[in-house]
Context: one part of a larger RNA
RNA sequence: GAUGAACGCUGGCGGCGUGCCUAACACAUGCAAGUCGAGCGAUUUUCUUCGGAAGAGAGCGGCGGACGGGUGAGUAACGCGUGGGUAACCUGCCUCAUACACAUGGAUAACAUACCGAAAGGUAUUCUAAUACAAGAUGAUAUAAGAGAUUCGCAUGGAUUUCUUAUCAAAGCUCCGGCGGUAUGAGAUGGACCCGCGUCUGAUUAGCUAGUUGGUAAGGUAACGGCUUACCAAGGCGACGAUCAGUAGCCGACCUGAGAGGGUGAUCGGCCACAUUGGAACUGAGACACGGUCCAAACUCCUACGGGAGGCAGCAGUGGGGAAUAUUGCACAAUGGGCGAAAGCCUGAUGCAGCAACGCCGCGUGAGUGAAGAAGGUUUUCGGAUCGUAAAGCUCUGUUGUAAGAGAAGAACGUGUGUGAGAGUGGAAAGUUCACACAGUGACGGUAACUUACCAGAAAGGGACGGCUAACUACGUGCCAGCAGCCGCGGUAAUACGUAGGUCCCGAGCGUUGUCC
Numbered sequence: 001g002a003u004g005a006a007c008g009c010u011g012g013c014g015g016c017g018u019g020c021c022u023a024a025c026a027c028a029u030g031c032a033a034g035u036c037g038a039g040c041g042a043u044u045u046u047c048u049u050c051g052g053a054a055g056a057g058a059g060c061g062g063c064g065g066a067c068g069g070g071u072g073a074g075u076a077a078c079g080c081g082u083g084g085g086u087a088a089c090c091u092g093c094c095u096c097a098u099a100c101a102c103a104u105g106g107a108u109a110a111c112a113u114a115c116c117g118a119a120a121g122g123u124a125u126u127c128u129a130a131u132a133c134a135a136g137a138u139g140a141u142a143u144a145a146g147a148g149a150u151u152c153g154c155a156u157g158g159a160u161u162u163c164u165u166a167u168c169a170a171a172g173c174u175c176c177g178g179c180g181g182u183a184u185g186a187g188a189u190g191g192a193c194c195c196g197c198g199u200c201u202g203a204u205u206a207g208c209u210a211g212u213u214g215g216u217a218a219g220g221u222a223a224c225g226g227c228u229u230a231c232c233a234a235g236g237c238g239a240c241g242a243u244c245a246g247u248a249g250c251c252g253a254c255c256u257g258a259g260a261g262g263g264u265g266a267u268c269g270g271c272c273a274c275a276u277u278g279g280a281a282c283u284g285a286g287a288c289a290c291g292g293u294c295c296a297a298a299c300u301c302c303u304a305c306g307g308g309a310g311g312c313a314g315c316a317g318u319g320g321g322g323a324a325u326a327u328u329g330c331a332c333a334a335u336g337g338g339c340g341a342a343a344g345c346c347u348g349a350u351g352c353a354g355c356a357a358c359g360c361c362g363c364g365u366g367a368g369u370g371a372a373g374a375a376g377g378u379u380u381u382c383g384g385a386u387c388g389u390a391a392a393g394c395u396c397u398g399u400u401g402u403a404a405g406a407g408a409a410g411a412a413c414g415u416g417u418g419u420g421a422g423a424g425u426g427g428a429a430a431g432u433u434c435a436c437a438c439a440g441u442g443a444c445g446g447u448a449a450c451u452u453a454c455c456a457g458a459a460a461g462g463g464a465c466g467g468c469u470a471a472c473u474a475c476g477u478g479c480c481a482g483c484a485g486c487c488g489c490g491g492u493a494a495u496a497c498g499u500a501g502g503u504c505c506c507g508a509g510c511g512u513u514g515u516c517c
């Protein structure tokens, strides 16, 4: 000098930040991922001019639950950082381009009935729809195989192109404007894999390794590869530290330092890993999936004892541990995300508020004048000295405070109404696209900033004073009580202990302790 700090004494306000470093310990309760009726059938509510209009939610279906949020247990590793490679790869939604969408079928949930079960839940029968599912047709610059041609490269090889054969597609809705569907190519974005270099300590760890190292073949993968399997060979790593053991998420950065270095890896950002412990796959463009599934284990809960349910390292909150770390708050108004044509719905992301001097910064606790140098305290050589212009008194100010008033920006959209224009129409209307105007939308919050009035009124402490080190006297104590970072003080005149006065330093803080330079 610094700190995610803690402890002691003290404490007026504001702005901006920060806040379980310990038990990756266990968790009551609420919320944290839904949405779409412009995909579907059935049900149902309200209004009704009986034509219809507006809704609601269980189920099928689609998209999203792989993002966002948390934590740092594991990991010394291509995990991370940096620079390259993929002629060995994938990529939903989005953008651009080309082409296409013909014509059929059978089910099933919901619902209904019956039944089983304490419950969780389940079984059977009957019925029904779809952008759900399945078969057929068409189909290439797609994929695979075969036969050629041109051309290029750092090796394996790549690119372009011709012919033949084989295989694979679709879905509708609509307010008629559109929105969707299928195939292929390209882009963008996101990911996957490989490599060079760098990345803590210990040799009181010296040898380690059988899928081990390489080859052939097959399987598997989006893809290369002992990734896996069979067979063959006997290799591979290591004093340039293998193996083993310990410790640890990595980085941008942060702290310190003139720098070189040393230390750290909170908040914010990037990457990785994990989701009670261990294992596994399914679905999907993407997971081997925090609030999905299955199995095992420990723990907790319910039970009619037959069987079931759960997972806060999401936001709050509770117990426990600890020197120690906050509210079971408000709002989706803004930004962003999911779904939707949209209105909108959801969003403990986020925006805000609450608590804490935990940190940084700013402001205040008054200003001017005032010598009888008051009273009082302390001290004294008894003359005085000092607190000290300090106080009182007088004159002001009103930051802050208190009270009252008025009161934001953050709001842009989207939507509604009106006007105009474009496309379309024989013309007009409705609808649709664009532009303009108006209306309307704020959690924070009646907050900030502002105006007026009032009162010096409501706001100062902490540590030190032997030297280092700025700041000294008196009394008490008497190697006692005690102090202390080091040197050291204290045994009767202690500037070092305790108290008082004075002084010095910092100041809403001041000291102490821990840690780093």
Stems, first nucleotide, its partner, number of pairs: 001516003005513005012363006018356002020321001025319003029316003034063003039060002043056005070274003079199008089191002094187007102136001104134002112125005142167011172179002200246003207237003212234008249271004253264004276297005299310004327353001329352003335349001336347004366396004376387004401454005410444001415439008461506005466487003472501005482489002